[in-house]
RNA sequence: CGGUCCGAGGAGCGUUGCAACGGGGUAACCCGCCAGGCUCGGAGCGGAGUUUUCUUUUCAGAACGGCGCUCGCUUCAC
Numbered sequence: 001c002g003g004u005c006c007g008a009g010g011a012g013c014g015u016u017g018c019a020a021c022g023g024g025g026u027a028a029c030c031c032g033c034c035a036g037g038c039u040c041g042g043a044g045c046g047g048a049g050u051u052u053u054c055u056u057u058u059c060a061g062a063a064c065g066g067c068g069c070u071c072g073c074u075u076c077a078c
């Protein structure tokens, strides 16, 4: 650096639909599905580089997530 798995980012209902995915098609494209695809953390795999790299300890710790509605938590006002 790449991609894989897992965890977290409070929860639900409705809705539109890009990408990805599935199907059809020579293709253009069409149909279906679809608002954690993003960020943070952990594990391991592959690759590159380096020998002030790596590890440990301490401290701090999220931000965001179309539209409408509801619930939960917190603060403030009444």
Base pairs, nucleotide, nucleotide: 001046002045004043005042006041007040008039009038010071011070012069013068014067015066018037021032022031023030024029036064
SAH (S-adenosyl-L-homocysteine) riboswitch aptamer from Natronospira sp., 78 nucleotides, folded computationally. Rfam family: SAH (S-adenosyl-L-homocysteine) riboswitch aptamer. Rfam 15.1 lists 1,354 matches to the family in 1,132 species. Taxonomically the source falls in Natronospira (Bacteria, Gammaproteobacteria, Natronospirales, Natronospiraceae).